[in-house]
Notes
A computed fold for an 86-nucleotide RNA from Sediminibacillus albus, annotated as c-di-GMP-I riboswitch aptamer. The sequence was found by an Rfam model in a public genome assembly. NCBI's taxonomy places the organism under Bacteria, Bacillati, Bacillota, Bacilli, Sediminibacillus.
């Protein structure tokens, strides 16, 4: 330095849920709280999944369609990082 991840050590993050705020929604942020996570750090680059405001279409009650929205704690990829048993 690289690979790698142990009954190691220092620590880190924070699911569901409750509450407040934002948002049309999906969902996001703050506080509490821990299901878990060796990248559950960061990035929508490719895909998947979720939502459908606006737009368009219709048999116009309403329905259908569709990301430019969201998800990195869905996967792949890129990039950065702690420790040292092997």
């Nucleotide at each position: 330095a690289a690979a790698u991840g142990a009954u190691a050590a220092u620590g880190g993050c924070a699911a569901a849920c409750u509450u407040c705020u934002c948002g049309a929604a999906a969902g996001a942020g703050g506080a509490g709280g821990a299901c878990g996570c060796a990248a559950a750090g960061c990035c929508u680059a490719g895909g998947g999944u979720c939502u459908a405001a606006a737009g368009c279409c219709g048999u116009a009650c309403c329905g259908g369609u569709c990301a430019u929205g969201a998800u990195c704690g869905c996967c792949u990829g890129g990039u950065u990082g702690c420790c040292g048993a092997u």